[in-house]
RNA sequence: GACCCUAUGGUCUAGCGGUUAGGACACCACCCUUUCACGGUGAUAACCCGGGUUCGAGUCCCGGUAGGGUCG
Numbered sequence: 001g002a003c004c005c006u007a008u009g010g011u012c013u014a015g016c017g018g019u020u021a022g023g024a025c026a027c028c029a030c031c032c033u034u035u036c037a038c039g040g041u042g043a044u045a046a047c048c049c050g051g052g053u054u055c056g057a058g059u060c061c062c063g064g065u066a067g068g069g070u071c072g
Base pairs, nucleotide, nucleotide: 001071002070003069004068005067006066007065010025011024012023013022018055028042029041030040031039048064049063050062051061052060
């Protein structure tokens, strides 16, 4: 330098163009318990960045950034 893959809460991840962006773990509050743990209920918290297409984009297109890989 060319090409390919990946990017979603603190972590791991799901997501057929119309979802309130879902789940698990963690954290926090409450319940339970003499207390802790376990268990139960609830809350907070996320689409890498910039454009484009579309009535509507996490999803499709272009460019960039970061990480990984193949080739030279």

Model confidence (mean pLDDT): 81 of 100.
Transfer RNA from Verrucomicrobia bacterium UBA1263, 72 nucleotides, folded computationally.
It matches the Rfam family "tRNA". Rfam links the family to the GO term triplet codon-amino acid adaptor activity. It is annotated as a transfer RNA.
The sequence was found in a public genome assembly.